[in-house]
RNA sequence: CCAGAUGGCCGGAUGGCCGCCGGCCGCGUGCGGUCGGAGGAAAGUCCGGGCUCCACGGAAACGCGGUGCCGGGUAAUGCCCGGCGGGGGCGACCCCAGGGACAGUGCCACAGAAAGCAAACCGCCCGCGCGAGCGGGUAAGGGUGAAAGGGUGCGGUAAGAGCGCACCGCGUCGCCGGUAACGGCGGCGGCACGGCAAACCCCACCGGGAGCAAGGCCAAAUAGGGGCGGCGCGUCGUUCGCGACGGAGCCCGUUUCCGGCUCAGCCGCCCGGGUAGGCUGCAAGAGGCACUCGGUAACGGGUGUCCCGAGAGGAAUGGCCAUCCUCCGCGACGGAGACAGAACCCGGCUUACAGGCCGUCUGGCGUA
RNA sequence: GGGCGCGUAGCUCAGCGGGAGAGCACUACGUUGACAUCGUAGGGGUCGCUGGUUCGAUCCCAGCCGCGCCCA
Numbered sequence: 001c002c003a004g005a006u007g008g009c010c011g012g013a014u015g016g017c018c019g020c021c022g023g024c025c026g027c028g029u030g031c032g033g034u035c036g037g038a039g040g041a042a043a044g045u046c047c048g049g050g051c052u053c054c055a056c057g058g059a060a061a062c063g064c065g066g067u068g069c070c071g072g073g074u075a076a077u078g079c080c081c082g083g084c085g086g087g088g089g090c091g092a093c094c095c096c097a098g099g100g101a102c103a104g105u106g107c108c109a110c111a112g113a114a115a116g117c118a119a120a121c122c123g124c125c126c127g128c129g130c131g132a133g134c135g136g137g138u139a140a141g142g143g144u145g146a147a148a149g150g151g152u153g154c155g156g157u158a159a160g161a162g163c164g165c166a167c168c169g170c171g172u173c174g175c176c177g178g179u180a181a182c183g184g185c186g187g188c189g190g191c192a193c194g195g196c197a198a199a200c201c202c203c204a205c206c207g208g209g210a211g212c213a214a215g216g217c218c219a220a221a222u223a224g225g226g227g228c229g230g231c232g233c234g235u236c237g238u239u240c241g242c243g244a245c246g247g248a249g250c251c252c253g254u255u256u257c258c259g260g261c262u263c264a265g266c267c268g269c270c271c272g273g274g275u276a277g278g279c280u281g282c283a284a285g286a287g288g289c290a291c292u293c294g295g296u297a298a299c300g301g302g303u304g305u306c307c308c309g310a311g312a313g314g315a316a317u318g319g320c321c322a323u324c325c326u327c328c329g330c331g332a333c334g335g336a337g338a339c340a341g342a343a344c345c346c347g348g349c350u351u352a353c354a355g356g357c358c359g360u361c362u363g364g365c366g367u368a
Numbered sequence: 369g370g371g372c373g374c375g376u377a378g379c380u381c382a383g384c385g386g387g388a389g390a391g392c393a394c395u396a397c398g399u400u401g402a403c404a405u406c407g408u409a410g411g412g413g414u415c416g417c418u419g420g421u422u423c424g425a426u427c428c429c430a431g432c433c434g435c436g437c438c439c440a
Stems, first nucleotide, its partner, number of pairs: 001364010012324007020037008039339001043350002046348005051211004064207005069083005084098001085096004099202002104200002106196003121142002123138006150168006169191001170189008215280004225271007233246005247263005287307001288305007325337004369439007378392004386423001394410005416432005
């Protein structure tokens, strides 16, 4: 210098003018002053929590949904960190839903002789036959396929074959290292046990439901509910002034039940529930920064630090000008400034993002 | 705020993991004096996009994109 890998950060700046929303203060009560006013993703709503209400005696089983190597972190997670195994890359590094296929069921199209259970098309070898061919052996070679019942080599054989041996692979047992996943070494077994569980399923673990329109407080008008008083109604009593009781009277002579009919009204005061409306929940918190200690790290402990301040209601956070910055453009000058807009809050994941900055590392070339 | 479904030819839709299809529409030919109907033949696809699982994906899984519906 070129080509890459990886971790993190910024993502226009300053000033003026005019507006919008909110808090506080002031008074002349609708104005003035002052302070504050989007993000790293506010997004998707894919996970996990806080908070609140509802439900629930405990445990187990079943069902449904999710997760799935091991260890750690965390309030918790499907997130993060470290490691193991597998795959890709010369490398830095990247990717992996990565439990179980001897619990069972299912699938493996086409091609091919044969697709899971052993089966033999061509071929090879042996025997018979004049011959076409027939019988037997074989699974090395050919061919098909994504996949053909271990691979390579030597020996062996009629030809062959784990038939025998060496190495590799696989299975199993033991020892060693490691918390573990797993790895290493040695013995044994001549190989049986194909693949698919992001097919059903099995195993292990996790999961009560709803969501700030949750929930709490205050509380109109109108309608309806309850209580008290007065008048009225009904029954009873009566000294005819009124008093007591509230369901009573009739159909129906008595008791109970059932059914039907009539009255149960007006005025005043009070009480409680719900609606409209208002207040709250509502923002300083699993917070940021700096230093330090423990830890490989994620992270945790401690100390310091006024470092912070949108949060209303379908909901404000904007516009113009000037200077600077970046980009397009040869330039005067003109144009552009990425993705995108909070709605109870927080931790993650995923997705979108013009341009720029910093750190670490890899490969190649050149120079000294 | 919570939940569900759909995307396949120009349109409406099917589609056990192995061939991408049906009806209408379109084109050509035939039939007719001509048109329609009818008959025969034909063309036309990024199966919304990107990854993954698998020998193999429209189908299974994940993430996006765009529509539609339901509840509060």